[in-house]
The part of an RNA shown here (small-subunit ribosomal RNA, 5' domain) has 545 nucleotides and comes from an uncultured prokaryote.
Context: one part of a larger RNA
Formats: sequence, structure tokens, C1' cells
RNA sequence: GAUUGAACGCUGGUGGCAUGCUUAACACAUGCAAGUCGAACGGUAACAGGCUACGACAAUCCCUUCGGGGUGAGUCAGUCGCUGACGAGUGGCGGACGGGUGAGUAAUGCUUGGGAAUCUGCCCAGUAGUGGGGGACAACUUCCGGAAACGGGAGCUAAUACCGCAUACGUCCUACGGGGGAAAGAUGGCCUCUUCUUGAAAGCUGUCACUGUUUGAUGAGCCCGCGUCAGAUUAGCUAGUUGGUGGGGUAAUGGCCUACCAAGGCAACGAUCCGUAGCUGGUCUGAGAGGACGAUCAGCCACACUGGGACUGAGACACGGCCCAGACUCCUACGGGAGGCAGCAGUGGGGAAUAUUGGACAAUGGGCGCAAGCCUGAUCCAGCAAUACCGCGUGUGUGAAGAAGGCCUUAGGGUUGUAAAGCACUUUCAGUAGGGAGGAAAAGUUAGUCGUUAAUAACGGCUAACCCUGACGUUACCUACAGAAGAAGCACCGGCAAACUCCGUGCCAGCAGCCGCGGUAAUACGGAGGGUGCGAGCGUUAAUC
Repeated sequence: GAUUGAACGCUGGUGGCAUGCUUAACACAUGCAAGUCGAACGGUAACAGGCUACGACAAUCCCUUCGGGGUGAGUCAGUCGCUGACGAGUGGCGGACGGGUGAGUAAUGCUUGGGAAUCUGCCCAGUAGUGGGGGACAACUUCCGGAAACGGGAGCUAAUACCGCAUACGUCCUACGGGGGAAAGAUGGCCUCUUCUUGAAAGCUGUCACUGUUUGAUGAGCCCGCGUCAGAUUAGCUAGUUGGUGGGGUAAUGGCCUACCAAGGCAACGAUCCGUAGCUGGUCUGAGAGGACGAUCAGCCACACUGGGACUGAGACACGGCCCAGACUCCUACGGGAGGCAGCAGUGGGGAAUAUUGGACAAUGGGCGCAAGCCUGAUCCAGCAAUACCGCGUGUGUGAAGAAGGCCUUAGGGUUGUAAAGCACUUUCAGUAGGGAGGAAAAGUUAGUCGUUAAUAACGGCUAACCCUGACGUUACCUACAGAAGAAGCACCGGCAAACUCCGUGCCAGCAGCCGCGGUAAUACGGAGGGUGCGAGCGUUAAUC
């Protein structure tokens, strides 16, 4: 000099843009952060509609002998899953993504370059199918146990849940003789053909699903070479250890595991041990070589209270799943139970130190769904902080009687200083009022056309018109209004190093980065006037080059 996720002191007008627990991977109150599908299913707790008939009240109208009788809109209650929908349940897909943290890890990691013995839901393309049956279990009803969490017995029931049978182009196993192995429907439209004839059934047709298999894409697992901090005041380490054979296991290779056999394997080119540490793209600095670092953003890895384990699944040994053990917290009827913010906010604690218990799904993206849509603390925004960077402003011109005041003085004057006042202007920004883009394209409805089809229906593609969707937001931006009006500090002035005098103090009080100042005229301490530097900042401390 440059730099920082900075902190502290004094000061502080405004906008843009970025960043914000570096410490205790410490403990957590509360709310939210992963759901969705009724076009898989049985159903109907809630809401809304419809229907039915009985009951209660009853406007209106009609009759009236004025007692009442009839009509019955509507209200209340009830019934029916009939419709829109839908709590709980069965079932499917997703909770393996997204989000957080860096404890562990010096190599089961990362970077770069290769490899063969593998799997891959959803997606794309090809090919072959989707026939015919069966028995259950939830929900529900009922009984029982328990304080609760929850659990048990009996009975009924559906499915794209489950299980056989049939079939098998591919496919799998094979001793080449043969053997094994699938599937599920849902929904929209239509009568061209057949049968009965309002119209339906079979059927036809469209869409989405389902099964076997092949290929691709994507994602993932595995192996190898080079590289990857410090210590020798760590010199020897290793028995599943190194290799082979048989077997097991895995999607797959392999001591990955096991039995037997052999005695190997690593190491001064640093094994082993110990310490430290997530790695990289990159960031900072530097002319470069290099050195230091690894916040934000992006890729990979690891972890989810601590330790261990598997289940389900295409994918996990799974942050908001399960089981066991432990520590801690909470509930308890003392028998037993519940929990896991290193998700977003927020609290306590630690600390020099780090933000709101905010808004919205409008956009982008994700999950589910045919779709409408629902969910989304991802995300987009807003709030707080001079934390960093960048922009703008705090006026402009004129103005010598060189005013007053301050300070100095050789007492004449000098300086503050065109500075102020005065005069003439301007109105950025802030303020008030009005106007006002873009972020919005889709989706939907209607029409046309093309594809499909028996079809002008339905469905899909394209085109056109219409309609509608904005958290931010009192947006950006523009216009008007008023008035210099609301907006300057901080450090330094002995040398290094730009900037000097007076007063006070008297080796005291104090200053100090180094040299060093202070013991009676201190440009070095404290104050004042003046000056220098930077400026919404300025200085100090810490750290790196």
C1' cells in the first nucleotide's frame, strides 16, 4: 500500500446492489418448513345443493255462521351418498429431491485422466401382450383392557391391495433333454356394424394407466494412475494380515465373508504413530514466481441428540421414518409413555460480534393430479444493520466597509476571510399531491383448421378472438408545489509524513508505531486559535499478502 463475513470509539442525509453466529455439531418454548390423487377403492364425520314423506311454526290467497276451515311460499328438525365435494381408512406416487451444517475424515474423501464386472422409478423410441378365477384385511359394527400412548377378541366389506390358473414374441436357468416366469383397470365420446328398440347392452373409438422385453437418456455403485498439511524429540508396522483354491454374499469385481493351503504384504521415494484439516472451482495479495485463505455462489463428500442396526423401496442403512442402547427434557393414575431446529423465524447461553416469531405462491423451480388445482420458510420479495462496494446531496453566483467576534502581535498591524452578512438565482435528494410502465406468459371459454375416427362427437396439435391472474406496491419512472429551506464529521500537525503559534503543566499529569518527548519559555503532554488529510464517514485494534 492492498484486503476483510470483521469488531470497537466518535459521528451520521439519501438511493442502488451485495452480505450478515467466523464462538457452544451448546440446550431449545411456540408457529410453520411434504404432501397429493375421489379419473384406483369401500364409504359419508363436516359443509353446500337436490329429493322424499311425516311432524312443528306459518306469510299469502279463498270460504266464513267471525268460532274457524282450506291453500300452503318459507323456516326448523329428520331421511336418502342422489350431486358438488370430503374428515378418517385401504391403495398409488412423492417423503432418497429441495433446505441446513462442517463434527468426523490425511483417504472408503477431493481434483484430474482412464477402466470393466453393474443397477437405474418417472422420461424417449421399438416390440409383444392386457384372458379367466379365488381368498382376505382395514375402515365400519360390537365386546374388552389401559390414566394416557395405544392395544386385543368376534363379525361384515371394496379395489389399480394380495394370490393361484391360462398364455409367453422377446426374456431367465440349463447337464441342451428341458424347465421357470406377467399384467389392472379408470375415465371421456358415439351408435357405423349385431341384439332388444325412449334408449341401452355387447361393440367401436380417444386418453391416462398396467405387464414382459430391447435400446437410449439421466442418475448412481465399483476399480486404477498422478496430485493432495505438519512432526523422525514417531522407525519399524501387519494374522483376514499378503496371495491361492473351493464355497457363500452383492445389482456388480474383490479377504467383502468363510474353510483349507502357502508365508507373504508395507516401509528412509517416510510405512506405522501423533497433531491439524471437509476437498475443489475459486478468493485475497503480488509485476510475476509465489504466499495465505476455502464466508457468500457452484460441484463433490460427510453428518442429522450420541452409538449401533436393519426394514421398505428403482434409489436410504433415510434431518422433520422404524427398532435397540445411552445422556438429557417433558407427561404420568408410578404400571408406563412422549421428544430431537446442523430447515425458516425465534429464545436462553457462549462471545468483541452477526438480523424479522414478516408477505406471497405473482414469477422461476419441485411433488401429486387428466385437469382445475392443492402443497412448497425452495424461491421471489419486504423488514433490520454505514457490514462492504458504487452513486448523489448537504447549495450556486456575486459580495471589502477587508464588519463584528475569536486568536496572535514588535500595538503599527496580521489572521480567520469572499468566509459571513447583504444582493441575485437554482431546487437534485428528502417532503407533499397527482399520474404511471415492465416483471404475464400460460391456463380457461368460444370459433376455425389439421390429426385420429364410422363420425360434424370426444380427445390432441396449431391459429384467432374474448376473459382473467402481481406478494413486491403508496414499485421504477414522469409531472406539479414550497422554500436555502431538512442534511458534516473524524483523525492528525517533532522526524519518518502533508500541516505552527499562544496559554496551562513542570521527569508531575501524560504521549508513544519506531526514534523518542515532559526536570519553568514543550511546534511531541492538556486546552485554544490556525493549518493538513480524508469525507458520510474517519480513526483504532485484529488478521493476510
About this RNA:
RNAcentral holds the full RNA, with entries from ENA. Model confidence (mean pLDDT): 85 of 100.